[in-house]
RNA sequence: GGAGUCGGCCAGGCAAUCGCUCCGUUCGGGUUAACCGCGGCGGGGAGGAAAGUCCGGGCUCCACAGGGCAGGGUGCCAGGUAACGCCUGGGGGGCGCGAGCCUACGGAAAGUGCAACAGAAAAGAUACCGCCCCUUGAUCGUUUCGACGUGAACGGGGUAAGGGUGAAAUGGUGCGGUAAGAGCGCACCGCGCAGGUGGUAACACGCUGCGGCAUGGUAAACCCCACCUGGAGCAAGACCAAAUAGGAAAGCAAUGCCGCGGCCCGCGGUGCUUUCGGGUAGGUUGCUUGAGGCUGUCGGUGACGGCAGUCCCAGAUGAAUGAUUGUCCAAGACAGAACCCGGCUUAACGGCCGGCUCCCACU
Numbered sequence: 001g002g003a004g005u006c007g008g009c010c011a012g013g014c015a016a017u018c019g020c021u022c023c024g025u026u027c028g029g030g031u032u033a034a035c036c037g038c039g040g041c042g043g044g045g046a047g048g049a050a051a052g053u054c055c056g057g058g059c060u061c062c063a064c065a066g067g068g069c070a071g072g073g074u075g076c077c078a079g080g081u082a083a084c085g086c087c088u089g090g091g092g093g094g095c096g097c098g099a100g101c102c103u104a105c106g107g108a109a110a111g112u113g114c115a116a117c118a119g120a121a122a123a124g125a126u127a128c129c130g131c132c133c134c135u136u137g138a139u140c141g142u143u144u145c146g147a148c149g150u151g152a153a154c155g156g157g158g159u160a161a162g163g164g165u166g167a168a169a170u171g172g173u174g175c176g177g178u179a180a181g182a183g184c185g186c187a188c189c190g191c192g193c194a195g196g197u198g199g200u201a202a203c204a205c206g207c208u209g210c211g212g213c214a215u216g217g218u219a220a221a222c223c224c225c226a227c228c229u230g231g232a233g234c235a236a237g238a239c240c241a242a243a244u245a246g247g248a249a250a251g252c253a254a255u256g257c258c259g260c261g262g263c264c265c266g267c268g269g270u271g272c273u274u275u276c277g278g279g280u281a282g283g284u285u286g287c288u289u290g291a292g293g294c295u296g297u298c299g300g301u302g303a304c305g306g307c308a309g310u311c312c313c314a315g316a317u318g319a320a321u322g323a324u325u326g327u328c329c330a331a332g333a334c335a336g337a338a339c340c341c342g343g344c345u346u347a348a349c350g351g352c353c354g355g356c357u358c359c360c361a362c363u
Base pairs, nucleotide, nucleotide: 001359002358003357004356005355006354007353008352009351010350012328013327014326015325016324017323018322020045021044022043023042024041025040026039027037028036029035047334051345052344054343055342056341057340058339059233060232061231062230071229072228073227074226075225076090077089078088079087080086091105092103093102094101095100106224107223111222112221113218114217128163129162130159131158132157133156134155136153140149141148142147171189172188173187174186175185176184190213191211192210193209194208195207196205197204198203237285238284239283240282247276248275249274250273251272252271256270257269258268259267260266292311293310294309295308296307297306298305299304329332
């Protein structure tokens, strides 16, 4: 100097003017109240993703003896956390020269299912080509005509070395062995089981023994195993509370009127006043001080946790966070809170800082 990798941070700046919203204070109005003001002053006013609403929790209401089933979810190990499908550290596997990155990574010797096409054969078997042996023996060669050699092809059998198919074909290499072959035998590698050692564990071991190898693949197929798991959501929920209609109770009035009926009894309906309760509109609350931010220190490899100090940092409800102008530069991306928080995912212009790796050159 170039290429790369990991982590952290910023998210146009400044100024003027005019607004919007919330809080505090003061002034004015109002009944010393609630409240109102297009009065003043001071202060706060979007994000790293506010987004998708995909997980987890707080909070609220409903349900709920206890246990189990069903359904749903998670799935190497340990830790962190309020919790998680998140994060950290570690193990196994894969990629990269490397820093580093990716990984649903429990169980296939409990059962069931599935495997297109190709291929002989896709799970407990098979033989298409090939190789080898045997029977018959065409043909050709030699011939002392007796025969000998060669052995096409049909048939019977052996084989899993080689070829070919496939995503995947019944451990690999070598030597022996054999008619040809084959874990058939042996050595090494791989694999399985048991033990030992190390590690909290996952797991590791060029430690020991046993086994010729059994048990092909697939569980984001059913399933099995282990663990977790009630439902709905701030339009949750709580409080105050008109008008109209309907409900309940008490009182008053005519002992009436209407309907059923031939009549009586009976039953039903009908007026006014007051009070009460539910509830709608509307209003208030929930609402932002919180698993909170920053700084320091201590513990921890780390995620994170403890302690001390310090700060208050949007809270609207037709819903604010804006507009205009000037100026500077490297010319400004994605994008707008609605109960709150922890994650994940997705979107995205550019810039700054730090750790580490590789290559080239020079000293």
Source information:
Bacterial RNase P class A from a Lysobacterales bacterium, 363 nucleotides, folded computationally. The organism belongs to Lysobacterales, within Bacteria. It matches the Rfam family "Bacterial RNase P class A". From the family's description: Ribonuclease P (RNase P) is a ubiquitous endoribonuclease, found in archaea, bacteria and eukarya as well as chloroplasts and mitochondria. The gene name in the source record is rnpB.